[in-house]
RNA sequence: GGAGUUGGCCAGACAGUCGCCGCCGAGCGCCAUGUGCGUUUCGGGGGAGGAAAGUCCGGGCUCCACAGGGCGGAGUGCCAGGUAACACCUGGGCGGCGUGAGCCGAUGGAAAGUGCAGCAGAGAGUAGACCGCCUACGUCUCCCGCGGGAGGCCGGUAAGGGUGAAAGGGUGCGGUAAGAGCGCACCGCGCGCCUGGCAACAGUGCGUGGCACGGUAAACCCCACUCGGAGCAAGGCCAAAUAGGGACCCGACGGCGUGGCCCGCGCUGGGUCCGGGUAGGUUGCUUGAGGGCGUCGGUGACGGCGCUCCUAGACGAAUGACUGUCCUCGACAGAACCCGGCUUAUCGGCCGACUCCCGUC
Numbered sequence: 001g002g003a004g005u006u007g008g009c010c011a012g013a014c015a016g017u018c019g020c021c022g023c024c025g026a027g028c029g030c031c032a033u034g035u036g037c038g039u040u041u042c043g044g045g046g047g048a049g050g051a052a053a054g055u056c057c058g059g060g061c062u063c064c065a066c067a068g069g070g071c072g073g074a075g076u077g078c079c080a081g082g083u084a085a086c087a088c089c090u091g092g093g094c095g096g097c098g099u100g101a102g103c104c105g106a107u108g109g110a111a112a113g114u115g116c117a118g119c120a121g122a123g124a125g126u127a128g129a130c131c132g133c134c135u136a137c138g139u140c141u142c143c144c145g146c147g148g149g150a151g152g153c154c155g156g157u158a159a160g161g162g163u164g165a166a167a168g169g170g171u172g173c174g175g176u177a178a179g180a181g182c183g184c185a186c187c188g189c190g191c192g193c194c195u196g197g198c199a200a201c202a203g204u205g206c207g208u209g210g211c212a213c214g215g216u217a218a219a220c221c222c223c224a225c226u227c228g229g230a231g232c233a234a235g236g237c238c239a240a241a242u243a244g245g246g247a248c249c250c251g252a253c254g255g256c257g258u259g260g261c262c263c264g265c266g267c268u269g270g271g272u273c274c275g276g277g278u279a280g281g282u283u284g285c286u287u288g289a290g291g292g293c294g295u296c297g298g299u300g301a302c303g304g305c306g307c308u309c310c311u312a313g314a315c316g317a318a319u320g321a322c323u324g325u326c327c328u329c330g331a332c333a334g335a336a337c338c339c340g341g342c343u344u345a346u347c348g349g350c351c352g353a354c355u356c357c358c359g360u361c
Base pairs, nucleotide, nucleotide: 001357002356003355004354005353006352007351008350009349010348012326013325014324015323016322017321018320020047021046023044024043025042026041027040028038029037030036031034049332053343054342056341057340058339059338060337061231062230063229064228068263069262070261071260073227074226075225076224077223078092079091080090081089082088093107094105095104096103097102108222109221113220114219115216116215130161131160132157133156134155138153139152140151141150142149143148169187170186171185172184173183174182188211189209190208191207192206193205194203195202196201235283236282237281238280245274246273247272248271249270250269254268255267256266257265290309291308292307293306294305295304296303297302327330
C1' cells in the first nucleotide's frame, strides 16, 4: 500500500418565525365552592425506530377459574451455562467450507418396527455372475504319432474389468486349480478396560474379535425434555335503550363451565332460528425483568454493589410549514398495553480488534 473477517456507535446538522400534543406551576372567567369546568393568558420541561415492520417465538398483565389427572396434539433435539422465559444468547464438542482471521450446521436413535431409492447394472441389503479367471472328478464332439490337444456341458470363483450417486472394508505378503479375512501384518470397524474432561467427547493407550447385512428419520416412527385457553377489540366503572318479544329442541340417568376426547371437580338450567332497540364517556395508559456511569466476579453471555436520571401516551389519531447557513447531500421508514428475542428492508459516515498478500527499512 492492497484485499478481507468481525464487534460497536450515529441516523442530516445548526439558527430564526409561526403552528400541533401532553404534563407541571401561576393567573383569568364561570359555577352547584369542588382533587370542578373552560374553544382563556403567561412561564417551564418533554414529544417516534434500529428496525417502530413481519406477527414468527417467549413472557409480564387481565379474564375463564377454586382448576387436578390421562389420551391426543404441538415444540425443541450434542454438552454445559445465562435468562422471568424461549425455538433466543454464551462457551465448548463433533462435522463441513475457507491459505487464514472466521463462517455454517433441521447436530439424539437405522441392533424396536414399517416404508422409500428412477434409469443403468449380473446384483441395491441375509442384495450377484455380464465380460473375465480356473477346470480335478463326471460327460459329449473333433484332431492326432495311443500319448496328448482343442472346444462344449456340469462345476468353482468374486482378486481384475464394466454399470451406477452408492456394489459385500483398505494396502501388502502368504496360500490356492483359480481365488476369497482363507491365514497373517498394519490401518479401519465392533466390544471391554484405562487416562483426561462436570459433560458432549478425545487418545500414535491396553486387550479382544475376522468383523452384525449399507443409505435415508427436513419419511412414518422410537427416545428425552417442555407445554391450559383466550387476548388491551383483555378487563373495570359510569351512561343510554327497548319487545321481561315469538317459535322450536334437550331436560336431572340432563344441561353448562375459554381449542378436541375421557375421568374428576363446580354450578343448576341450557341451545338454535326469526324479529325489535341502544352503543357514548372514562379507566386500563406508562416507574419499568427501565436507562446511564463506576466498581467487583466470570473465558463469555451475564450477575452483585454504589451513585445518578425519568425519557411519547395520541384516540379518525399529536412533531408540520417557511427562511438562511453547513456538508458526509440524507436510504429503509411513524409508537397505539409493555418488555426480551429472531427474521426482513436499508443511504452514508465514524471507531476498535484480527487475517492474508506485496514492497521498503